[in-house]
Overview: A computed fold for a 485-nucleotide part of an RNA from Hadarchaeota archaeon (SeqCode), annotated as small-subunit ribosomal RNA, 5' domain.

Context: one part of a larger RNA
RNA sequence: GGUCACUGCUAUUGGGGUUCGACUAAGCCAUGCGAGUGGUGGGCGCGGUCGCAAGAUCGUGGCCCCGCAUACGGCUCAGUAACACGUCGUCAACCUACCCUGGGGAGGGAGAUAACCUCGGGAAACUGAGGACAAUAUCCCAUAGGUGAGGGAGGCUGGAAUGCACCCUUGCCGAAAGCCUUCGGGCACCCUAGGAUGGGACGGCGGCCUAUCAGGUAGUUGGCGGUGUAACGGACCACCAAGCCUACGACGGGUACGGGCGAUGGGAGUCGGAGCCCGGAGAUGGGGACUGAGACAAGGCCCCAGGCCCUACGGGGCGCAGCAGGCGCGAAACCUUCGCAAUGCGCGAAAGCGUGACGAGGGGACCCCAAGUGCCGCUGGAUUUUAUUCGGCGGCUUUUUUGAAGUCCAAACAGCUUCAGGAAUAAGGGCUGGGUAAGUCGGGUGCCAGCCGCCGCGGUAAUACCCGCAGCCCGAGUGGUGGCC
Numbered sequence: 001g002g003u004c005a006c007u008g009c010u011a012u013u014g015g016g017g018u019u020c021g022a023c024u025a026a027g028c029c030a031u032g033c034g035a036g037u038g039g040u041g042g043g044c045g046c047g048g049u050c051g052c053a054a055g056a057u058c059g060u061g062g063c064c065c066c067g068c069a070u071a072c073g074g075c076u077c078a079g080u081a082a083c084a085c086g087u088c089g090u091c092a093a094c095c096u097a098c099c100c101u102g103g104g105g106a107g108g109g110a111g112a113u114a115a116c117c118u119c120g121g122g123a124a125a126c127u128g129a130g131g132a133c134a135a136u137a138u139c140c141c142a143u144a145g146g147u148g149a150g151g152g153a154g155g156c157u158g159g160a161a162u163g164c165a166c167c168c169u170u171g172c173c174g175a176a177a178g179c180c181u182u183c184g185g186g187c188a189c190c191c192u193a194g195g196a197u198g199g200g201a202c203g204g205c206g207g208c209c210u211a212u213c214a215g216g217u218a219g220u221u222g223g224c225g226g227u228g229u230a231a232c233g234g235a236c237c238a239c240c241a242a243g244c245c246u247a248c249g250a251c252g253g254g255u256a257c258g259g260g261c262g263a264u265g266g267g268a269g270u271c272g273g274a275g276c277c278c279g280g281a282g283a284u285g286g287g288g289a290c291u292g293a294g295a296c297a298a299g300g301c302c303c304c305a306g307g308c309c310c311u312a313c314g315g316g317g318c319g320c321a322g323c324a325g326g327c328g329c330g331a332a333a334c335c336u337u338c339g340c341a342a343u344g345c346g347c348g349a350a351a352g353c354g355u356g357a358c359g360a361g362g363g364g365a366c367c368c369c370a371a372g373u374g375c376c377g378c379u380g381g382a383u384u385u386u387a388u389u390c391g392g393c394g395g396c397u398u399u400u401u402u403g404a405a406g407u408c409c410a411a412a413c414a415g416c417u418u419c420a421g422g423a424a425u426a427a428g429g430g431c432u433g434g435g436u437a438a439g440u441c442g443g444g445u446g447c448c449a450g451c452c453g454c455c456g457c458g459g460u461a462a463u464a465c466c467c468g469c470a471g472c473c474c475g476a477g478u479g480g481u482g483g484c485c
Base pairs, nucleotide, nucleotide: 001485002484003483004482005481006480007479008478009477012371013370014369015368016367017366019364020363021329027327028326029325031324032323033322036068037067038066041065042064043063044062045060046059047058048057049056050055075282076281077280085206086205087204088203089202090201091200094199095198099195100194101193102192103191104190105189107141108140109139110138116131117130118129119128120127121126145173146172147171148170149169150168151167152166155164156163178187179186180185208254209253210252215245216244217243220242221241222240223239225237226236227235257279258278259277260276261272262271263270264269284305285304286303287302288301307318308317309316310315335361337360338359339358343357344355345354346353347352374396375395376394377393378392379391380390381389382388383387401421402420403419404418405417406416407415428474429473430472431471432470433455434454439469441468442467443466444465450457451456
């Protein structure tokens, strides 16, 4: 000097930003909101119209079944020294809903069930029995197809077939759904091959401290067989062998999410990893599986623990490291705002609906940029003059300011444009012994009270303390404390 955080005094305005409960308590949370959508899958309810009725039709979207989504997006950094991350590769050991391209297909049949109705248990949460009915829900058959094993031929890719394709035999599994229509078609559905996208697994290399941690290791290292998985593997299991790692630091301990990057510096380097982006991990602590293309699932389920709440004491409920907001902790950190208009995402044929993602506003001396707090003339006082300063009179200007209109905007605000008013509405902080720019001016104090980064001032004339005046430096800031360079 820069930077980050806190802090004293002071404070006019506009714009921009990857700024704001990271550091301490990954402590605890009242309340509201944060994931729905499809009526062109289906049933019921409600309302309208038509109808004698059965029913038809239109609407609604309240209940339920069904489909897709809810594994994304948002938050946090506790754990983790690890193939977690970065980078380069491998899969001859893998999966992939929706999407794209090609090929083929959608035949027949059956039984349920929710909402609903009836009855019951319970304080509640919720729950039991009986009855009726539907589907793009479920099941069966058929065909297509898939797959395991054995055999054949030896085609394709490849460095290498254990891969791919074809043929024969045999076993196992085994598809499909409709809706709308202006009758042209459209949207869905099933199988299959490929692609795209997203993931999974494995390997090489790279990057913290510690030897006042020197030996560590029994699923440990390898083999054979199996289980399991989408898939390889000691991932898991049985048997066999006794290996494997280690001063190029094993094992242990400490610290820590990693990277892109950020701070500083001329660089070399040193320090940092909060915001934004990529990857990982977590959701009160711990464990588990279910569903599913995908989870071992933040606003899903089960169990244990701890905490809180309700209770009729029998039993229940909750989980903000989502957005706001509260308590606590602290030196330390904002509104319980508006909107889906934009961007994106989910659903839908679409219209559209939803979205505390996001956009917009509000707050904070977080950072950066810009502007102002007036200008001119005459005149009086202060110091000897110049000059400066304080006051008076007259004139000028209008950025900010006040008011109005337009524009902007989802609506506003702000901003922008135009018009009108008026010098009006706007300056502080630190310092003045040296370093270090500016007083040996006045008063007070008297080794007291106090100041001071350092040197040092103060014991009666203090340029150093406390006031006043004057001056100096910076200026919407200016001083202090701490971390880093």
The source organism's lineage runs through Archaea, Methanobacteriati and Hadarchaeota (SeqCode).